[in-house]
Context: one part of a larger RNA
């Protein structure tokens, strides 16, 4: 490299979004570069193959084939081009509709802590059991106030929204996708995507805020042979915000993206979609269960791990190793591209 893989054996890039590449709908017209059909030229000798010779082989003799490439004369299915032309895919409008999709700002009430004052008085708290601890400088406890952060109970669901990460107290105001259904409008505008570029939990870093719980670190107390823990009492960073990094997660459905084709059941969310109910039809989602088929098995069967197309990314024994060396990239930590010897 070829051939075979890539949910669980080695393999899907975290996720987008777009440039080359690459592939792409329908009937007609032209065209005739790919393509095909015929036919002539070339196609040295040696080789190859066939024959000939007393001849297996060596050797001579003699004939034949050769993909190609050039030319010519044709055909036009199908790729390519061209000019035009449809609408079933993509888009746009119009009416309707879901939602915890974003960003900003404003507000709410439980709850914990602190705190101000009254009430009271001796224990509170913590644990399997205790001790540090807190408390006569008056605690837990209680009533009423007050002040600060953070995080939003019931509703809540296998629910809903988004490309992913993610999202959830209620208001407004800005934005972005979705989905139904009718028609009109557009007229292949698409799908996929190396390199680019954007967003990407936590936890980390930079400045400045901020700071109730909670808690690495760290200081007690306890357990124990020992205890650098688990239990407890504390308690910095940090977790909140505001700019700017950092780019990795078991970033998972371990399943890349689009697109057609497929036996049925049950169940729900949004619509078509209406006065309710019941039943029952179509879209697009989200769940169980199964028929074919598939699979090493388990198991998939949400149009899929079935049938098939196009198109990226990635695997090719275990260890050395995601290491060293170098390069990018970042403040750092570190990320990304990433071998080898040797070893079994």
């Nucleotide at each position: 490299c070829u051939g075979g893989g890539c949910a669980u054996a080695a393999a899907g890039g975290g996720c987008a979004u777009g440039u080359a590449c690459g592939c792409g709908a329908u009937g007609a017209a032209u065209c005739g570069a790919g393509u095909u059909g015929a036919a002539a030229a070339u196609g040295a000798a040696a080789g190859c193959c066939a024959c000939c010779a007393a001849a297996a082989a060596c050797u001579g003799g003699c004939a034949g084939a050769a993909u190609a490439c050039u030319c010519u004369c044709g055909a036009a299915a199908c790729u390519a081009a061209u000019a035009a032309a449809c609408u079933a895919g993509a888009g746009u409008g119009a009416g309707a509709u879901a939602g915890a999709a974003g960003a900003u700002a404003g507000u709410g009430g439980a709850a914990u802590u602190u705190u101000g004052u009254g009430u009271g008085u001796a224990g509170g708290g913590g644990u399997g059991a205790a001790a540090u601890c807190c408390g006569g400088a008056g605690a837990u406890c209680u009533a009423c106030g007050a002040a600060g952060g953070a995080a939003c109970g019931c509703u809540a669901a296998a629910a809903g929204c988004g490309a992913a990460g993610g999202u959830a107290g209620c208001u407004a105001u800005c934005u972005g996708g979705g989905u139904c259904c009718c028609u009109a409008c557009c007229g292949a505008c698409g799908c996929u995507g190396a390199u680019g570029u954007g967003c990407g939990a936590a936890a980390g870093c930079a400045u400045g805020g901020g700071g109730a719980g909670u808690g690495a670190a760290c200081a007690u107390g306890a357990u124990u042979a020992g205890a650098u823990a688990c239990c407890c009492u504390g308690g910095u960073a940090g977790u909140c915000c505001a700019u700017g990094c950092c780019a990795u997660a078991u970033a998972u459905g371990a399943u890349g993206a689009g697109u057609g084709u497929u036996c049925g059941c049950c169940u729900u969310u949004g619509g078509u979609a209406u006065a309710c109910g019941c039943a029952g039809a179509u879209c697009a989602g989200g769940g169980g269960c199964c028929c074919a088929g598939c699979u090493a098995a388990c198991g998939c069967g949400u149009g899929a791990g079935a049938c098939a197309c196009u198109u990226c990314a990635c695997c090719u024994g275990g260890g050395g190793a995601g290491u060293a060396c170098g390069g990018u990239c970042g403040c750092a930590a570190g990320a990304c591209c990433g071998a080898a010897a040797c070893u079994c």
A computed fold for a 344-nucleotide part of an RNA from Solanum verrucosum, annotated as small-subunit ribosomal RNA, central domain. Its mean pLDDT, the model's own confidence on a scale to 100, is 84. Lineage of the source: Eukaryota > Mesangiospermae > Pentapetalae > Solanaceae > Solanum.